The RNA shown here (transfer RNA) has 72 nucleotides and comes from Chroomonas placoidea. The sequence is in RNAcentral, with records from ENA. The coordinates come from a structure-prediction model, not an experiment, and the mean pLDDT is 81. It matches the Rfam family "tRNA". Rfam's curators write: Transfer RNA (tRNA) molecules are approximately 80 nucleotides in length. Rfam classes the family as a transfer RNA. Lineage of the source: Eukaryota > Cryptophyceae > Pyrenomonadales > Chroomonadaceae > Chroomonas.

RNA sequence: GCCUUUUUAGUUUAAUGGUUAAAACUAUUGUUUUGUAAACAGUAAAUUUCAGUUCAAUUCUGAAAAAAGGCU
Repeated sequence: GCCUUUUUAGUUUAAUGGUUAAAACUAUUGUUUUGUAAACAGUAAAUUUCAGUUCAAUUCUGAAAAAAGGCU
């Protein structure tokens, strides 16, 4: 220098163009307990950025950034 893949919550993963973006762990609130843990019921939290296509984009296309890998 070129090519490929990936980027979603604090972490790990779903969502093959459509109706409130789903869950586990974590955090937090409450119930329960003498207290802690466990259990149960809740709450908060995310689509890397900029454009394009489309009635509609996490999804399709292009560029940039970051990460991983390969070739020279």